RNAcentral holds the sequence, with entries from ENA. Transfer RNA from a bacterium, 72 nucleotides, folded computationally. Its Rfam family is "tRNA". It is annotated as a transfer RNA. From the family's description: Transfer RNA (tRNA) molecules are approximately 80 nucleotides in length. The coordinates come from a structure-prediction model, not an experiment, and the mean pLDDT is 85.
RNA sequence: GCCGGCAUAGCUCAGCGGUAGAGCGGGCGCCUUGUAAGCGCCAGGUCGUGGGUUCGAAUCCCACUGCCGGCU
Numbered sequence: 001g002c003c004g005g006c007a008u009a010g011c012u013c014a015g016c017g018g019u020a021g022a023g024c025g026g027g028c029g030c031c032u033u034g035u036a037a038g039c040g041c042c043a044g045g046u047c048g049u050g051g052g053u054u055c056g057a058a059u060c061c062c063a064c065u066g067c068c069g070g071c072u
Stems, first nucleotide, its partner, number of pairs: 001071007010024004018055001026042005048064005
């Protein structure tokens, strides 16, 4: 230098045009003599950045940034 993949909650990841979710973690409660476990509820996200397409974009297109891999 060229090609490809990834970027979504604190962490690991779903979601593939129509109001963003799960598990773990965190808070509160129930249960227990108490703790753990179990169960219930709650909080937490400008979906990497900037444009474009569309009535509507996390999702499709372009550029850029970062990380990973391959080729030279």